Notes:
Predicted 3D model of a 350-nucleotide part of an RNA (small-subunit ribosomal RNA, central domain) from an uncultured bacterium. It matches the Rfam family "Bacterial small subunit ribosomal RNA". Rfam links the family to the GO terms ribosome and structural constituent of ribosome. The RNAcentral record of the full RNA draws on ENA, Greengenes and SILVA.
Context: one part of a larger RNA
């Protein structure tokens, strides 16, 4: 490298945009650069390979063939691929009307609850655990009633339900704006894929800056467990968790399953959107066309299992593996305030 692979052995980039490449519907003319076909010249000599022959034999050596897949010129062929006219609608994409959705982003509003204040009731005990202490309470606590202050989170609806490209998105309205989807079949007429490089976006956690702080709470503090307890379990608690604005760029970022097409038995929920027949209605019974889930043929698979949402049968594009450990480390080089991220070895050693 080639070949074989990438749910779970090694291996799908965390996601999308998109740039060179690479791949590309159906039909007609032209062209001939890939391609086929002829002839021409050339493709040095040994050599390699077949045949034959000289040294006894071989080794070596001699002739004779073949091949040298190669390149040039130069007649033809047009089926593919390429290129250029013209044209067509099935991909792709506007366009009309519709309905759904926690999709985004801003702003304003609710109600329970926790916690703290104030003030009435009340009195001796609250609180916590396996069982206690620590902690809290006669300066009157817990318990319970009003009324205040604040800050996070939205019970039930709520569903292997929905929406987003991942991340993720839940109380309520309101403005702004993204996307799918169904229905017409009115326009463009290949405008598709995919996508190394760039670029965007990316839970928590972290980190600047400046707010904010009710809960909870890494870190600490005490108080038990024990042989010890630098935990596990209880009282406390400080970053932080929330809110702007900038960094960071990582996750079991998973569906451990990259994107697009196509094809290939059925059965059965359920979500969106058309529709057909029946029915006076509620409403049954079919059908289609996106979604989301179970079961299951073929058929893959080591097996587990996958099975129209494929891990099948095909195509294209990309990204990745290549024995364990050393090691996602060392060094270099890019980012990044920092943590650190990215790229990414070898000695050696089994």
């Nucleotide at each position: 490298c080639u070949g074989g692979g990438u749910g779970u052995a090694a291996a799908g980039g965390g996601a999308g945009c998109g740039u060179a490449g690479a791949c590309g519907g159906c039909g007609a003319g032209g062209u001939a650069a890939g391609c086929c076909u002829g002839a021409a010249g050339u493709g040095g000599a040994a050599g390699c390979c077949c045949g034959c022959g000289g040294c006894c034999c071989a080794a070596c050596c001699g002739c004779g063939g073949a091949a040298c897949u190669g390149c040039u010129u130069u007649g033809g062929g047009a089926a593919c691929u390429g290129u250029u006219u013209u044209g067509c609608u099935g991909g792709a994409g506007u366009a009309u009307g519709g309905g759904a959705g926690g999709g985004g982003u801003a702003a304003a509003c609710g109600g329970a609850a926790u916690u703290c204040c104030u003030g009435g009731u009340g009195u001796a005990g609250c609180g916590g655990u396996g069982a206690a202490a620590u902690g809290c309470g006669u300066a009157g606590a817990u318990a319970u009633c009003a009324g205040g202050a604040g800050g996070a989170a939205c019970a039930c609806c709520g569903g292997u339900g929905g929406c987003g490209a991942a991340g993720g998105c839940g109380g309520c309205c309101u403005a702004c704006u993204g996307g799918a989807c169904c229905a017409u079949a009115a326009c463009u007429g290949a405008c598709g894929u995919u996508g190394a490089g760039g670029c965007u976006c990316g839970a928590a956690a972290g980190c600047g800056u400046g707010g904010g702080g009710a809960g909870c709470g890494a870190a600490c503090a005490g108080g038990a467990u024990u042989a010890g307890a630098u935990a596990c379990c209880c009282u406390g608690g400080u970053a932080g968790u929330c809110c702007a604005c900038g960094c960071c760029g990582u996750a079991a970022a998973c569906g451990a399953u990259g994107a697009u097409u196509a094809c290939c038995a059925g059965g059965u929920g359920u979500c969106g959107g058309g529709u057909g027949u029946c029915g006076a209605a509620g409403g049954a019974c079919g059908g289609c066309c996106g979604g989301u889930g179970c079961c299951g043929c073929a058929g893959c698979g080591a097996a587990c299992g996958c099975a129209g949402u494929a891990a099948g049968u095909a195509a294209u594009c990309c990204a990745c593996c290549u024995g364990g450990g050393g090691a996602g480390u060392a060094c270099g080089u890019u980012c990044g305030c920092a943590a650190g991220a990215a790229u990414g070895a070898a000695a050696c050693u089994c």